[in-house]
RNA sequence: UUGAGAGUUUGAUCCUGGCUCAGGAUGAACGCUGGCGACGUGGAUAAGGCAUGCAAGUCGAGAGGUGCAAGACCUCGGCAAACGGGUUAGUAACACGUAGGAACGUACCCUCAAGUCGUGGAUACCCUGGAGAAAUCCAGAAUAAUACACGAUAAGCUCUAUGGAGUAAAGAUUUAUCGCUUGAGGAGCGGCCUGCGUCCUAUCAGCUAGUUGGUGGGGUAAAAGCCUACCAAGGCAAUGACGGGUAGGGGGUGUGAGAGCACGAUCCCCAACAUUGGAACUGAGACACUGUCCAAACACCUACGGGUGGCUGCAGUCGAGAAUAUUCGUCAAUGGGCGAAAGCCUGAACGAGCGACGUCGCGUGUGGGAUGAAGGCCCUUGGGUCGUAAACCACUUUUUUCAGGGAGAAACUUACGUGAUAGUACCUGAAGAAUAAGAGGUUACUAACUCUGUGCCAGCAGUAGCGGUAAUACAGAGACCUCAAGCGUUAUCCGGAUUCAUUGGGCGUAAAGCGCAGGUAGGUGGAUAUGUUAGUCAGGUGUCAAAGCCUCCGACCCAAUCGGAGAACUGCACUUGAAACGGCAUGUCUAGAGGGAGUGAGGGACCAGUGGAACUCAUGGUGUAGCAGUGAAAUGCGUUGAUAUCAUGAGGAACACCAAAGGCGAAAGCAUCUGGUUGGCAUUCUCCUGACACUGAGCUGCGAAAGCGUGGGUAGCGAAUGGGAUUAGAUACCCCAGUAGUCCACGCCCUAAACGAUGCAUACUAGGCAUGGGAGGAAUCGACCCCCCUCGUGUCGUAGCUAACGCGUUAAGUAUGCCGCCUGGGAAGUACGGCCGCAAGGCUAAAACUCAAAGGAAUAGACGGGGAUCCGCACAAGCGGUGGAUCAUGUGGUUUAAUUCGACGGUAAGCGAGAAACCUCACCAGGACUUGAAAUCCAGCUGCAUACUCUAGAAAUAGAGUCGCCUUCGAGGGUGCUGGACAGGCGCUGCAUGGUUGUCGUCAGCUCGUGUCGUAAGAUGUUCCGUUAAGUCGGGAAACGAGCGCAACCCCUUUCGUGUGUUAUAUAUGUCACACGAUACUGCCCCGCACUGAGAACGUGAAACGCAUAACGCGUAACGUGAAACGAAAUUGAAAAACGUUUUACGCUCUACGCUAUGUGAUUCGCGAGUUCAGUGUGGGGAGGAAGGAGGGGAUGACGUCAAAUCAGCAUGGCCCUCUGACGUCCUGGGCAACACACGUGAUACAAUGGCUGGAACAAAGGGUUGCCAAACCGCGAGGUGGAGCCAAUCCCAAAAAUCCAGUCUCAGUUCGGAUUGGAGUCUGCAACUCGACUCCAUGAAGCCGGAAUCGCUAGUAAUCGUGAAUCAGCACGUCACGGUGAAUACGUUCUCGGAUCUUGUACUCACCGCCCGUCACACCAAGAGAGUCGGUAAUACCUGAAGGUCCCGUGUUAAAGCGGGGACUACGGUAGGAUCGAUGAUAAGGGUGAAGUCGUAACAAGGCAUCCGUAGCGGAAGCUGUGGAUGGAUCACCUCCUUU
Repeated sequence: UUGAGAGUUUGAUCCUGGCUCAGGAUGAACGCUGGCGACGUGGAUAAGGCAUGCAAGUCGAGAGGUGCAAGACCUCGGCAAACGGGUUAGUAACACGUAGGAACGUACCCUCAAGUCGUGGAUACCCUGGAGAAAUCCAGAAUAAUACACGAUAAGCUCUAUGGAGUAAAGAUUUAUCGCUUGAGGAGCGGCCUGCGUCCUAUCAGCUAGUUGGUGGGGUAAAAGCCUACCAAGGCAAUGACGGGUAGGGGGUGUGAGAGCACGAUCCCCAACAUUGGAACUGAGACACUGUCCAAACACCUACGGGUGGCUGCAGUCGAGAAUAUUCGUCAAUGGGCGAAAGCCUGAACGAGCGACGUCGCGUGUGGGAUGAAGGCCCUUGGGUCGUAAACCACUUUUUUCAGGGAGAAACUUACGUGAUAGUACCUGAAGAAUAAGAGGUUACUAACUCUGUGCCAGCAGUAGCGGUAAUACAGAGACCUCAAGCGUUAUCCGGAUUCAUUGGGCGUAAAGCGCAGGUAGGUGGAUAUGUUAGUCAGGUGUCAAAGCCUCCGACCCAAUCGGAGAACUGCACUUGAAACGGCAUGUCUAGAGGGAGUGAGGGACCAGUGGAACUCAUGGUGUAGCAGUGAAAUGCGUUGAUAUCAUGAGGAACACCAAAGGCGAAAGCAUCUGGUUGGCAUUCUCCUGACACUGAGCUGCGAAAGCGUGGGUAGCGAAUGGGAUUAGAUACCCCAGUAGUCCACGCCCUAAACGAUGCAUACUAGGCAUGGGAGGAAUCGACCCCCCUCGUGUCGUAGCUAACGCGUUAAGUAUGCCGCCUGGGAAGUACGGCCGCAAGGCUAAAACUCAAAGGAAUAGACGGGGAUCCGCACAAGCGGUGGAUCAUGUGGUUUAAUUCGACGGUAAGCGAGAAACCUCACCAGGACUUGAAAUCCAGCUGCAUACUCUAGAAAUAGAGUCGCCUUCGAGGGUGCUGGACAGGCGCUGCAUGGUUGUCGUCAGCUCGUGUCGUAAGAUGUUCCGUUAAGUCGGGAAACGAGCGCAACCCCUUUCGUGUGUUAUAUAUGUCACACGAUACUGCCCCGCACUGAGAACGUGAAACGCAUAACGCGUAACGUGAAACGAAAUUGAAAAACGUUUUACGCUCUACGCUAUGUGAUUCGCGAGUUCAGUGUGGGGAGGAAGGAGGGGAUGACGUCAAAUCAGCAUGGCCCUCUGACGUCCUGGGCAACACACGUGAUACAAUGGCUGGAACAAAGGGUUGCCAAACCGCGAGGUGGAGCCAAUCCCAAAAAUCCAGUCUCAGUUCGGAUUGGAGUCUGCAACUCGACUCCAUGAAGCCGGAAUCGCUAGUAAUCGUGAAUCAGCACGUCACGGUGAAUACGUUCUCGGAUCUUGUACUCACCGCCCGUCACACCAAGAGAGUCGGUAAUACCUGAAGGUCCCGUGUUAAAGCGGGGACUACGGUAGGAUCGAUGAUAAGGGUGAAGUCGUAACAAGGCAUCCGUAGCGGAAGCUGUGGAUGGAUCACCUCCUUU
């Protein structure tokens, strides 16, 4: 000393990412408003043009004149005029900044040293003459100087060959001094050189001939190609030369936490310029703002011959512009020039004026004051608010006005005297609340809300957005909020923006890894030792101007402002030191890297051969009518013999099985087999070298498919093309053919979803499993198996990372090095330019304009011509209908004066309406009324209503007459009239609403609390398995519970019990009726299936054990017998033999042991078979029972969907009509009933399961006093007369009908069917004409079972039969209810429709009736191309060549100057061909935007042919097709792998 975020993509979420806002600032401008002061500040545009005045003079103590005089004027001379002041055009540069340097100059000033002697000739002004309009010029004569010249001297200075040579001066005067000359030094100033820093552009990549260097010469104050001649061939450049664009630079200013970014007004420093271009002169200094010459443009004067001028000084004017001031005062102060000085000059400066342009300060009153006044606004009508605000009372005087006084700044001058500002600031006094408040905003961001008007209009808007009749968003009003003499808007800059990221970002899918490699420059680099120090670190010194910023102190009353002091200025240079790191140098090492030796695997590459299957074609044989193809077809092939089949031959291309998640390669890519040549890799040994390494801008090479060129080849496939289909069309998908091409050789092209959408290298960081190659260990006869090391290829996963998805030792983790790339979407990977290519095209790569989004991942839904599971009279199986006929009824349409209105797929249409002749009634025609037909209130008047009669009229109504109130006598009540508030409206809006209703759907769903998981939206629960009618229940499970739904509780029905008993029967009873209660189911039994658990017995195998047997089993040992061989010594013996050892044979009497075999016993284990048992769940059956698996039926309708229906049931907001007699009210008549037609719902039929006639039988549920109406009589009948009974279990309506019995009809438009029409009647009603129902007689249409299509129904149901009720005076084929008779079928869930659950894809969320692509047409916009046309800029070449300096020649002179001529240089100008930039241009092409235009439907779901990428061809268009590639493709099956058990 220090850092804030918000709005906007979505249904919602997280992320990426842009856009916008809040802050600060300005030389500002504009709008509204405006009291004062202080201090600042004010031509940013046309470096455009300028009238007028002023801005640089001074010196008589340097001179000469003129003049009456003057401090006057003219001239010569000196100094100054190169400062001060203005501006920013040019300039990308030693211009500026900073730090240094050496080869320089310097008038005035300071110090020191030495001098200042003598002489001469001119000349200006003036005078005379002349030329000219003028400016000005020429000739002659005179004259002075501190003007000019010469001589002397030379301390010094310069040159030098070291001998020498050359070189000055000015006087004035009051006698104090001021000057002059030369030299040395200083200070200040200036010139030159160098390091570093200093904008954009590579769509500017090569530039340069005085160019780079040298030598000689010239030149300058001074180094130097600064200039010139010659010589050499250099110099600069990817660390950006050269070119183009833009720009004065710095101190500083604004902003920012800082790093930075932007700017360069005022003030200070530097540079550059002075109408444009060039040039020199003078001078100490200039190539000179108010000097000179020349050229050009412009302006002015002119006597046309010729001249003059330069505000980017101060004022001012015109112009252009959004825009920037007075033709002011004074030299009083500060400073400058001249002068010895007084002084003069000074638009520098100091001041004043104008402008709210900015910053700062002050004020527009202060205190009291509630009836909370009036008035405004709002209102729920109670009130609230403006609001102590006002009025009113008291006070104050900053400001204002007037009057009086009145500065500092100021010191200078010999003296006299002198203040522009200014009678200002300030002080004192007086008067009087008096003279003084607005602007913007009020939907969110963002502080602040209501009313009225308007009605997607008018308008607002910074962004999101607001406005389509209830707008806090427009406009007005009130209220409120924020700032305040200002407030807003616009423009610009910084910030927020970590949105170019050094601090401080990224690149799998959001924008972003080059297609892959080799490698140059560059960047980076292992271990160790020594030395060194341009990086690095520390100290010191110098510098970093002043002002500014910051801190402290001080002066204006304060503040702004100003003054003083300090700090700071993060930089640069020099110097001293350090040596860890880095660099450099030297040495050593082996862990990186490379080499060597052994071994190994491999579709690695290239070349040459080779094999079989398949295919097509050809020939021949057999054989006959089809083949091929498709969803179905057709085109096509075939009797000239196809397809099929056999044999033979030819040809080209590709290599089945093995084959894999497998192998190799840098990538692209690579597969029959064999040979040759060749690259890389892994492993083992640890033998050699010794950092040789990593990366890699440019560069080079390779690089699928398509395509191109030349030449071959061509079996199959197959862009284009032809034909056939499909279709509204079909330039497609499907089919039949088929050319390029696909193949080979050589040469190009150089792009792909060239992908792991993941650059290369190195190191570190848990594991499991699998697999390919190699080595080792152990084991083995040898292997396999097993363990382990290493390299590769996969998969799951920990930590960690990630927006999430996911990645995870093959990282997307943790780090390092290097390269490439990104910075909102579109325009666009396009235009222009450049490079490459034969072309196609590739690489590089913008802008104008336009939008506020575009996008990634995941979530919940919805949807899919995605999947799985399940349900429903959904289909199927059945029965009966509708659609055809006639009629009834409703609707549309048409008609009409009116045919009132509403309802429109399902979910309108026998619906509102459960009764349109009048009424209803809302519609039409006509006649009437206006406080109204009905309601409430107020005021005034009123003996008046009502009822009856008569007249007019269609009636409403009007007129006349008659009857006619109560009372407490105040008046009141009632009635009527008049007036006023108001009424009234079936008028509009169901898209402002309440209430009610339909539908999905009586479908099984819809949610919540807590917990857990996830950054979050959300998920879990609710998913899964089994089950159910059911989210019903059980099990499991990060869930545990709960709610609304389901079920149950309620009603009817069925059975029983109890009670009661009117009207039933026959007293008693209890058929029956009513009431209450009970019963039933999750219970019992049997069986099947599934799962779980247990397990007898059996069979079989094995193990170990026991027992028995073994006859003649086998082996060993012992035993017996025999044989052979050998035997050192000793013994006997003549010898043999006896003896011992070994080997062997035989014997089996007896014995022992072991083995084996058989039988048997019990045990254990495994397997088989799974009989059996138990439990759970479920299905089927049975018993009991009136009723059986929810017994049947009803009522009951979750969260929600359809802006579903209803303002005409009712209620209701808003709007509209109404004192302008109507959209209100009354009345008569008409209409709602019309009728070419279309649709819906029904009735009756088409007949024999029937019609007709006669007879006989059996219900239930209702209704009835303004009513139902019996018996009896009359009428053919409707009905009439009649009046008993009944306020109803009593009486009546009331006959039930189908049915049964008997008869008749006999298949026909009929004895079916009854429409229509004629006649005659009955009933209701004020009234049956429009327009009622019924009866009788007569008439006797259509219709013979109904096309496509379609509806209802699963049991007391369908079908069929009749009965009753509501409405109602009357009117029923409709509606609602009631009973009678009474079926068929359901295999099953493939399909249709609807629904539910899970899962999957999505670019949909107004949710597929969604979204969305391209052409075409129209309008507008910007940019590119374009035959060209016009202009600017900078060069090049050539021509011309002013002034000027320089050089040469001539002349001239003592020498010069001068004069004449010429050379090169050279400004302006001209010509030429190019370069580059800009303007414009007929036309054609593409892009963007636009409210509803046209054509199709390409994409999003498997988007209906999966999509996309590259390429080629084609097509109105999206696009299609071929070829290669990607998954960023759904679905199903298979293979493999992983996880879990």